[in-house]
Transfer RNA from Catablema vesicarium, 71 nucleotides, folded computationally. Its mean pLDDT, the model's own confidence on a scale to 100, is 84. Its Rfam family is "tRNA". It is annotated as a transfer RNA. The same sequence occurs in records of 3 taxa. RNAcentral holds the sequence, with entries from ENA.

């Protein structure tokens, strides 16, 4: 330096145009002598700016991280 690929809560991961789910951590509540474990709530997220569209996590372009291959 090129080339692909990827970025979603505190962690993983899903939603292929129709307004963001789900474990699992956190928090507070029941249960329990007590702890874990059950059960029940609860907050917290689309990397960043633009286009396109009735509508964008989805597509289109630019930036910024990473991350793999080449050289």
């Nucleotide at each position: 330096u090129g080339u692909a690929a990827a970025a979603u809560a505190a962690a993983c991961u899903a939603a292929u145009g129709g307004u963001a789910a789900g474990u699992u951590a956190u928090u507070a509540g029941g249960c329990u002598c007590a702890u874990a474990a059950c059960c029940u709530a609860a907050g917290u997220a689309u990397a960043a700016a633009a286009g396109u569209u009735c509508g964008a996590u989805u597509c289109u372009u630019u930036u910024u991280u990473u991350u793999a291959c080449a050289u």